[in-house]
């Protein structure tokens, strides 16, 4: 970094560096931020992809390792498609992503 397959409505802080933006990109829009955000670092924790026990499928326990994650639904919306109200709206996809699993 690509291409495959699955999952993205649950859950999970405290400390410390450091000092201005940040919540993946464009736009709005709605949030966090100097009462110090967002990165980092430690340590805790939370899930169960991998991993590991029980078992026949199916399911259910495990948490030592290998990743991951700990505001907001992947914070919402954009494009397509059904639907409702006087009006805001709901639902489903696809795009894109972001994790992991096997490959190369």
């Nucleotide at each position: 970094u690509g291409c495959u397959u699955a999952u993205c409505a649950a859950g999970a802080a405290a400390g410390g560096u450091g000092g201005a933006g940040g919540g993946a990109c464009a736009u709005g829009g709605c949030c966090c931020g100097a009462c110090g955000a967002u990165a980092c670092c430690u340590u805790a924790g939370c899930a169960a992809c991998c991993u590991u026990c029980c078992c026949c499928c199916g399911g259910g326990g495990a948490a030592a390792g290998g990743u991951g994650c700990u505001a907001c639904u992947u914070c919402c919306a954009u494009c397509c498609g059904c639907u409702g109200u006087a009006a805001u709206g709901g639902c489903g996809g696809a795009c894109a992503g972001a994790u992991a699993a096997c490959g190369c």
SAM riboswitch aptamer (S box leader) from Chitinophaga parva, 104 nucleotides, folded computationally. The prediction has a mean pLDDT of 84. The model forms 89% of the base pairs in the Rfam consensus. NCBI's taxonomy places the organism under Bacteria, Bacteroidota, Chitinophagia, Chitinophagaceae, Chitinophaga. The RNAcentral record of the sequence draws on Rfam.